RNA sequence: UCAGUCAAGAGUUUGAUCCUGGCUCAGGGUGAACGCUGGCGGCGUGUCUAAGGCAUGCAAGUCGAGCGGGUUUCGGUCGCAAGAUCGGAAUCAGCGGCAAACGGGUGCGUAACACCUUGGCAACCUACCCCCGAGACGGGCAUAACUUUCCGAAAGGAGAGCUAAUUCCCGAUGAAGUUCGCCAUCUCCUGAUGUGCGAAUAAAACAGCCCGCAAGGGUCGCUUGGGGAGGGGCCUAGGUCCUAUCAGCUAGUUGGUGAGGUAACGGCUCACCAAGGCGAAGACGGGUAGCUGGUCUGAGAGGACGACCAGCCUCAGGGGAACUGAGACACUGUCCCCACACCUACGGGUGGCUGCAGUCAAGAAUCUUCCGCAAUGGACGAAAGUCUGACGGAGCGACGCCGCGUGUCGGAUGAAGCCCUUCGGGGUGUAAACGACUUUUCCCAGGGACGAACUCUGACGGUACCUGGGGAAUAAGGGGCCGCCAAUCUCGUGCCAGCAGCGGCGGUAAUACGAGAGCCCCGAGCGUUACCCGGAUUCACUGGGUGUAAAGCGUCCGAAGGCGGUCCAACGCAUCUCUGGUUAAAUCCUGGGGCUCAACUCCAGGCAUGCCAGGGACAUGGUUGGACUCGAGGCUGGGAGAGGCGAGUGGAACUGCCGGUGUAGUAGUAAAAUGCGUUCAUAUCGGCAGGAACACCAAAGGCGAAGGCAGCUCGCUGGAACAGUUCUGACGCUCAAGGACGAAAGCGUGGGUAGCGAAUGGGAUUAGAUACCCCAGUAGUCCACGCCCUAAACGAUGAGUGCUAGGUGUUGGGAGUAUCGACCCUCCCAGCGCCCAUAUUGAAGCUAACGCGUUAAGCACUCCACCUGGGAAGUACGGCCGCAAGGCUAAAACUCAAAGGAAUAGACGGGGACCCGCACAAGCGGUGGACCAUGUGGUUUAAUUCGACACUAAGCGAGGAACCUCACCUAGGUUUGACAUGCUCCUGCAAGCGCACGGAAACGUGUGACCUUCGAGGGUGGAGCACAGGUGCUGCAUGGCUGUCGUCAGCUCGUGCCGUGAGGUGUUCCGUUCAGUCGGGAAACGAGCGCAACCCUCGUCCUAUGUUUCAAUGACCAUAGGAGACUGCCCCGGCAACGGGGAGGAAGGCGAGGAUGACGUCAAGUCAGCAUGGCCCUUAUGCCUAGGGCGACACACGUGGUACAAUGGCCAGGACAGCGGGAUGCGAAGCCGCGAGGUGGAGCAAAUCCCCAACCCUGGUCUCAGUCCGGAUCGGAGGCUGCAACUCGCCUCCGUGAAGCUGGAAUCGCUAGUAAACGCGUAUCAGCCACGGCGCGUUGAAUACGUUCUCGGGUCUUGUACUCACCGCCCGUCAAGUCAAGCGAGUCGGGAAUUCCUGAAGGCUUCGGAUUCGGGGCCCAAGGAAGGCCUGAUGAGAGGGACUAAGUCGUAACAAGGCAGGGGUAGCGGAAGCUGCUCCUGGAUCACCUCCUUU
Repeated sequence: UCAGUCAAGAGUUUGAUCCUGGCUCAGGGUGAACGCUGGCGGCGUGUCUAAGGCAUGCAAGUCGAGCGGGUUUCGGUCGCAAGAUCGGAAUCAGCGGCAAACGGGUGCGUAACACCUUGGCAACCUACCCCCGAGACGGGCAUAACUUUCCGAAAGGAGAGCUAAUUCCCGAUGAAGUUCGCCAUCUCCUGAUGUGCGAAUAAAACAGCCCGCAAGGGUCGCUUGGGGAGGGGCCUAGGUCCUAUCAGCUAGUUGGUGAGGUAACGGCUCACCAAGGCGAAGACGGGUAGCUGGUCUGAGAGGACGACCAGCCUCAGGGGAACUGAGACACUGUCCCCACACCUACGGGUGGCUGCAGUCAAGAAUCUUCCGCAAUGGACGAAAGUCUGACGGAGCGACGCCGCGUGUCGGAUGAAGCCCUUCGGGGUGUAAACGACUUUUCCCAGGGACGAACUCUGACGGUACCUGGGGAAUAAGGGGCCGCCAAUCUCGUGCCAGCAGCGGCGGUAAUACGAGAGCCCCGAGCGUUACCCGGAUUCACUGGGUGUAAAGCGUCCGAAGGCGGUCCAACGCAUCUCUGGUUAAAUCCUGGGGCUCAACUCCAGGCAUGCCAGGGACAUGGUUGGACUCGAGGCUGGGAGAGGCGAGUGGAACUGCCGGUGUAGUAGUAAAAUGCGUUCAUAUCGGCAGGAACACCAAAGGCGAAGGCAGCUCGCUGGAACAGUUCUGACGCUCAAGGACGAAAGCGUGGGUAGCGAAUGGGAUUAGAUACCCCAGUAGUCCACGCCCUAAACGAUGAGUGCUAGGUGUUGGGAGUAUCGACCCUCCCAGCGCCCAUAUUGAAGCUAACGCGUUAAGCACUCCACCUGGGAAGUACGGCCGCAAGGCUAAAACUCAAAGGAAUAGACGGGGACCCGCACAAGCGGUGGACCAUGUGGUUUAAUUCGACACUAAGCGAGGAACCUCACCUAGGUUUGACAUGCUCCUGCAAGCGCACGGAAACGUGUGACCUUCGAGGGUGGAGCACAGGUGCUGCAUGGCUGUCGUCAGCUCGUGCCGUGAGGUGUUCCGUUCAGUCGGGAAACGAGCGCAACCCUCGUCCUAUGUUUCAAUGACCAUAGGAGACUGCCCCGGCAACGGGGAGGAAGGCGAGGAUGACGUCAAGUCAGCAUGGCCCUUAUGCCUAGGGCGACACACGUGGUACAAUGGCCAGGACAGCGGGAUGCGAAGCCGCGAGGUGGAGCAAAUCCCCAACCCUGGUCUCAGUCCGGAUCGGAGGCUGCAACUCGCCUCCGUGAAGCUGGAAUCGCUAGUAAACGCGUAUCAGCCACGGCGCGUUGAAUACGUUCUCGGGUCUUGUACUCACCGCCCGUCAAGUCAAGCGAGUCGGGAAUUCCUGAAGGCUUCGGAUUCGGGGCCCAAGGAAGGCCUGAUGAGAGGGACUAAGUCGUAACAAGGCAGGGGUAGCGGAAGCUGCUCCUGGAUCACCUCCUUU
């Protein structure tokens, strides 16, 4: 000097955010177990379960120096010998002594003086050991062993006889000792001490052993007294788990007196007396549990635990009891009862591993029937020594901690294998091989301990250790790799198989499953499971909360308890400080030492936060005494008030009754109906009766503790405020328990009943309607008395006190000023309110935010109540209360990964406001009916290839299916291929072409002609290999492109500002616009993608050029360039933007049309246009070919065409376009044909030639008819294209002549050169199924009041339980399955008591000639009986609960959820639920009232 150096978070509720809150993870630990794996050593540790049962062996004996004897043996003496005698040794049991009460095991019981800490005994004991003192004298009687007789199977026992002692008994002595009494002194009581006196009371073995001839000495013992040490007993205070759903317990119970008993106090026991004792600071009861030092964890405070080691306690198969003894009620002693096991000759006996090993059982699970007394310790002994499963060691188990090893160095632009790949390469990887080296470990051999102090003596052990030799030799795995959490690729699988701690992965591209490769972590281990602490400030002492998240009792009163104003004094209890004692050792910490290090261990120091005692301090708290007035209360005064109770009384309305007038309706609803009414209603007038409630005043108002209280008057009565400042003198605050009050509904008894009105009946509505609406209507609503005791009993905000800016309104009281007086005005006190407005209600502060803000949810203090994830559940069980309904108190199993609060952005609303759109409306024409065409569904088929499906599929892909196309089907054929690239070999009879044959063709076979430099190359064919090919799958793996919202006006960013944050602001607002267009304002200022404009076409003019236009200038036309329009000008409104009107102008407010499509949405569409990842096929899913199919046909739908006719049809005549197209093309004139067409061939690569109108106009006819409408269908005859028109083309002519007479519900398009009508052109194309598509011109309307409604959209706002976003979410019954718990006629166990009966052993007592023994009484284990109590298991059945991808019925809730919702209560209903009464806002919307702010 150190010993107090120490604190991390993450995932998961949401579309996102903040908060609340639970769940989960990362850390450490273990007497562990399980899985995979396993080289060595050291030190520890090892039945946590059945205190279940135990075979076998061992675990407590020892002493011959206490005694007698038996057996064996040795020696001496005597003897011939047998044998006798003496002595020694060993051994056996016995008598006797000591030990056996220790050591070792266990944790059943025990919630207790059991344990821990502290103190006490003046109320006690103590063998062996130590110290001090005294003494040991004289006698005597037995008994085991042994002998003998007998009983018994045995165990064992009985009788008779002999004998010894350190066995036992008697006597002497007799104190300083003990007990009692007296005396003195002292003391914290009962006492202690002292001496004196008196009375009573002891023992003995002088034996044993050694030395010695002896005397005597020594030693071990003995008796007695005192003291010590150590051990024990008892008492005291404090501490010591859960449960109040255990609240009252207690009869030896509490105390006393006396007695008994004990080592000792004591109800410890007994008799008598008294009636006490304990308890909310938790008695009594129930559950659980050995306690402690300590151990684990934690920053700590704490929390959990109590293996090993140590201290205490407890038990010894279950229960009871005593005996012996210093000590036991005794683990390996005794007796008895019970259970179990064994032996038995059936008569009786024996036994107790929770000692060490071991065994069975139980269990997830826990070792050797080992060695040794060498060490340490214990018993006995004088000692040698004996005994010692205590102990010292070894063995087994990775069970734990610690240490070591499985090699080291070198070695490639880097082998092989394997994996991946963008095919280039990359990874494993210096890793291996290979070279050099080393030898811990291992094996062999040699040496070889310490541990012995202490002469001898070593189980461990030939071990540790040392030396030499051998040889890389003998030695690596486990878990993980989606996030948390460190580490990723490929393949397989396809919501399967599986994973998972939580979130969650898996439905064909899985870093999450399985495998491989690679990587990460740890390593002789690694993971998993279980449990504890931590993280969790998630029970909060340190260190939390309660307006809306869980949480303030409905309100008040109030004993106990807690807390408490100012001053003085005393005390010194709390509090603080110093000292002493104790707080065992071990553990822990620090320093040091010893094992090679470490683990481990030794030494020293510290710590041990506690308790006790003594000394000191007195600020604060406390106690006692005294004083004070500001807290609190009293007194006086005048006022306010729906405060309460009782009585009386008033008018309006309503209903009923009576009477009058009066007539056909009335009532009711969205509309109706039921109902009422000609027996006269409703309406109206008058009268009478009854019950209930009190309009206006009236308010944000007043009063009350809350519930609550409203006409007026009177009586009784509670409280509060203000003023006076007169009295008391802290009398106060808050309050578990307790008490009182307590809306509505409901209950009981009796009354009352006008209106209203659960239930109920009827009428409607509806799919149904047990509802909403309507007509009736009973309880009830009212009164009296008695219960009930709950509400969203709410300010969802406990009570009290103090402090912390203001403004303003109002109620009550007071003061001031002023006045004649009041009002006004200013101030004070007490209460009730306020942030609604354009910026603001709020300062500070608090809050998750919303919000609160002197009426706090701010800052503090005091006390009470309450909360601890959601559901199950305010339920079950129990208890208390109630007549009942029910209330109060109040769980668990199980289940979920959330449930929640506030706020944000969206979306949505049968919410609101504003505004657009052919959205509606106003119009015109259609569709839906007919026939036909075409597409689709369906059906059919060998195939009818595929795709597209509300809007946004369906005359769509397809802008041309007879073959081809073609993807489908049938059949035939082909396999490096119809097509691309590359490699190897062969090929000159080339290929190809022609011809012939077979064939449906493809193709096959044969043959002919030709070139030639004779063979390199190219080319061709063949064989083989790489590969080609696929309209096969996945549009949910993709690119690209497209549709739609939507040509809608929106979508965003930077910086700044606001907000904890998501986010907001900007972009809202006020105006305006087609427009987020523009202006104004504004914490915003700017910007981007969109809008608009720039581009194209058309309309007017100008200029230029004019071919192919024009006869000609011009005009027209064509081409090109330009001008023009900007709200520029005028008037009006407006701040402005802009709007309305007007002029001019070809055109006017975007002139008309087009192109142009923001961020995004729909996993929208397309793998079959193309491209493309992955998968799949490879003599076929590729390729070729013929034929068929895509064209089918009972039906259904979409889109169209033509019609149904007179605004028309037909006939004749006449007139006018524009866009376009044309070379195997357009094709004129002419001629032929009725016509389609044929022939013809001029002209034209085209402003030149060709293709070119119809409706229309004029005239005629038809006259309302299925027609001179309509043209389907069918028959016949032709034409054209094409290799080919059968399936399956178009056109023409002749004939035929169907349905159809304007179309149900419903539905579509269009706002001007538009709709409607008319024709023309064109792409594709040989031709054409085109009536389609895309364009072009010709003729050419009607209507728009307006925005209520339908649809779609935009902006703002509001509500939300929606966010896959209302096609959302979600409730309850029923049905199915699984699970847990409660009830349950009962049934079967367990537990603790009570009462009675019986009662072993034993103890106490009493009696008997009674040492032994026997009889009686009392207590008492076990047993039996009885009724209750507590608790568990099980149970027909009935009821609810939880959970479970796609069951049934409805639609209750979330939006105004379509009847606002909810709380309490009552009735009713399949169910959610409905209805009545009262209450709440945690209700949207509109209107009104009031207030605030500003002026």